[in-house]
Context: one part of a larger RNA
RNA sequence: CGUUGAGUUUUGAAGAGAUUCGUUUCUAGUACGAGAGGACCGAAACGAACUAACCUCUGGUGUACCAGUUGUCCUGCCAAGGGCAUCGCUGGGUAGCUAAGUUGGGAACGGAUAAGCGCUGAAAGCAUCUAAGCGCGAAACCGCCUCUAAGAUGAGAACUCGAAGAUCCCUCGAAGAUGACGAGGUAAUAGGCUUUAGGUGGAAGCUCCGCGAGGAGUGAAGCCAAGAAGUACUAAGGAUCAUCGCAAUCGA
Numbered sequence: 001c002g003u004u005g006a007g008u009u010u011u012g013a014a015g016a017g018a019u020u021c022g023u024u025u026c027u028a029g030u031a032c033g034a035g036a037g038g039a040c041c042g043a044a045a046c047g048a049a050c051u052a053a054c055c056u057c058u059g060g061u062g063u064a065c066c067a068g069u070u071g072u073c074c075u076g077c078c079a080a081g082g083g084c085a086u087c088g089c090u091g092g093g094u095a096g097c098u099a100a101g102u103u104g105g106g107a108a109c110g111g112a113u114a115a116g117c118g119c120u121g122a123a124a125g126c127a128u129c130u131a132a133g134c135g136c137g138a139a140a141c142c143g144c145c146u147c148u149a150a151g152a153u154g155a156g157a158a159c160u161c162g163a164a165g166a167u168c169c170c171u172c173g174a175a176g177a178u179g180a181c182g183a184g185g186u187a188a189u190a191g192g193c194u195u196u197a198g199g200u201g202g203a204a205g206c207u208c209c210g211c212g213a214g215g216a217g218u219g220a221a222g223c224c225a226a227g228a229a230g231u232a233c234u235a236a237g238g239a240u241c242a243u244c245g246c247a248a249u250c251g252a
Base pairs, nucleotide, nucleotide: 001151005161006160007159008158009157010156014148015147016146017145020048021047022046023045024044025043026042032037050105051104052103053102054101058099059098060097061096065092066091067090068089069088070085071084072083073082074081075080109143110142111141116136117135118134119133165241166240167239168238169185170184171183172182173181189235190234191233192231193230194229195228196227198224199223200222205218206217207216208215209214
């Protein structure tokens, strides 16, 4: 830009992906074989590698969370804190992300076939799977499965609406380089606040015990990021464009 208005939901021409392999058990120590050994067919279980999604579990990370601790400087000092030292070091750790974690996948089936095996059957009174005709037959091929998909210009379909709708701007996101995509703009979109999950692990102050380092009580305390819910306190102000049709005007 087109698809001759818009929104939502779709069909599927076409394309892409996937398609793997093993071990054990049963059948059965059966068939076979003198024995040694040891099946086809069929059934089941467990795996390997690969792959997709996810974070409940097991872990990792988690420089915005909590605690301990060394040196030094600072807040006048004590106490309590702050800065720097690889996040100073150490022990843990929410969300998110993640694998070594969890869950799922390959199947089955159908079509047409290859080699091969056949039926019927002449040329060639026989024979012959082939010449006419018909059947079986493989991880390969085409479907079935997953994804993309109407610029499929052959531009499809259904429903609803017809001032419909869309964009900028703003608040944001499990979306993201930017566009895009998604949630919202007077409501729970983000922040704040409250409650809570979860983390850390028992704050400060005060009291008591101890000569003291320290310990105990108050008290599962205090603090807390990205989690959850509730709550309009703060911020989502505002602006623009637009089809058909009708009328008027201009006009080739």

Predicted 3D model of a 252-nucleotide part of an RNA (large-subunit ribosomal RNA, domain VI) from Candidatus Wildermuthbacteria bacterium RIFCSPHIGHO2_02_FULL_45_25.